[in-house]
Molecule: transfer RNA
Organism: Candidatus Obscuribacterales bacterium
RNA sequence: GUUGGUAUGGGUGAGUCCGGUUAAAACCGCCAAGCUGUAACCUUGGUGUCGCAAGACUUCGCAGGUUCGAAUCCUGCCACCAACACCA
Repeated sequence: GUUGGUAUGGGUGAGUCCGGUUAAAACCGCCAAGCUGUAACCUUGGUGUCGCAAGACUUCGCAGGUUCGAAUCCUGCCACCAACACCA
C1' cells in the first nucleotide's frame, strides 16, 4: 500500500441482513427496598441527562449525506486485528 473484518451504557455482549416496535436484549457490576441479630445468599425495583411525574433532550469510532425517521443504508477519514503485496 491492497483486501477483508472489528468498534454499541461502568464491563461482557445481542441488535445491523429487511431503517420505526430498542436509551439499545441478556448477563455482570452498582444503587435502593424486602429478608436477616449484622452481613452474605436470595427476591423486587432502579441504573445516559433533566424532571415529583408526564415527558423532553442526547447517544452506538469521527465528520458528512440519504430519509418523515439512521446503531442499522451511502461517502470520506481515524484506530485496532488478519491476510497479501512492496521495501530493506